[in-house]
RNA sequence: CCCAGCUUCGAGGGGCGCCUGCGAUUCUUGCGCAGGCUGAGAUGCACUCUUGGAACCUGAUACGGGUCAUGCCGGCGAAGGGACGGGGCUUUGGUUUGUC
Repeated sequence: CCCAGCUUCGAGGGGCGCCUGCGAUUCUUGCGCAGGCUGAGAUGCACUCUUGGAACCUGAUACGGGUCAUGCCGGCGAAGGGACGGGGCUUUGGUUUGUC
């Protein structure tokens, strides 16, 4: 010095759905409150991801399975797209130079 790991600062990207009950509403949609499901996260001074990129979007109002219901699970799929710079610390390893 490089690689790798951890950490930090700044900047940026991303999603927020489904079900039940109650309330107001003429009813539905939608709204408020409470509870439930999955998840890191279902609007949190949170969570998560940033090219070594499966965070997330598209395909997809699609396909298979399951569920009260839902991207709930799987395939699709390393398919297409997708947001970067700096500082600090450290083990092993690698490289280079100097000295003995």